Molecule: transfer RNA
Organism: Minisyncoccota bacterium
RNA sequence: GCGGCUAUAGUUUAGUGGUAAAACGACGGGUUGUGGUCCCGUAAUCGAGGGUUCAAUUCCCUCUAGCCGCC
Numbered sequence: 001g002c003g004g005c006u007a008u009a010g011u012u013u014a015g016u017g018g019u020a021a022a023a024c025g026a027c028g029g030g031u032u033g034u035g036g037u038c039c040c041g042u043a044a045u046c047g048a049g050g051g052u053u054c055a056a057u058u059c060c061c062u063c064u065a066g067c068c069g070c071c
Base pairs, nucleotide, nucleotide: 001070002069003068004067005066006065007064010024011023012022013021018054026042027041028040029039030038047063048062049061050060051059
C1' cells in the first nucleotide's frame, strides 16, 4: 500500500427495513434481626459523518478503532 471481518446498555451477546432485547451488573422497593438468596420495579445502548428510503441497528459511501491475510 491492497483486501477481508468486527463495532448494539457498565460487561457478554441477540436483533437481515417498521419506534431495540436478554443475561449478569447498577439503582429503588418488598422479604430478613443484619447481610446474602428470592420477588417486584426503574434507569442505561445502535463507533462518527453523509447518502438511499415514507421509515435505517439493518442497505450504500467515507472516516475512526481493533483483528486477520497478501505484498